[in-house]
The prediction has a mean pLDDT of 86. Guanidine-I riboswitch aptamer from an uncultured Rhodobacteraceae bacterium, 110 nucleotides, folded computationally. Of the family's consensus pairs, 100% are formed in the model. It was read from a public genome assembly, where an Rfam model found it.
RNA sequence: GUGCAGGACGCUUAGGGUUCCGCUGCGCUGUCACGCAGGUCUGGUCCAAGAAGCUUCACCCGCGCGGCAAAUUCCGCAUGGGCACACGGCGGGCCAAAAUCCCGGGAGAU
Numbered sequence: 001g002u003g004c005a006g007g008a009c010g011c012u013u014a015g016g017g018u019u020c021c022g023c024u025g026c027g028c029u030g031u032c033a034c035g036c037a038g039g040u041c042u043g044g045u046c047c048a049a050g051a052a053g054c055u056u057c058a059c060c061c062g063c064g065c066g067g068c069a070a071a072u073u074c075c076g077c078a079u080g081g082g083c084a085c086a087c088g089g090c091g092g093g094c095c096a097a098a099a100u101c102c103c104g105g106g107a108g109a110u
Stems, first nucleotide, its partner, number of pairs: 007057002010054003015047002020044002022041001023038005059082004064077004085105001087108001091103003
């Protein structure tokens, strides 16, 4: 300097905005219903982390079994362990909109 790999879904949380609900204000009203506006409205629905959490699966290693003519080698089961590290813009994109979502373990830095 280059290449490969650093896995996946789900359920959550930090966080996020405002489509819907709710709430607030105004209007219309005896009331209800309805309309307009408000996320600088705590919230519910909703979105949501590579560097957040948890389960399961995948993958790797060890021991032990079963299958077949045969097994360190193929297929499968069970069980124990492993699965590390990770600073990060600007800008753009999705959905109603925004975001630690996606571009992105990117650019860059060490």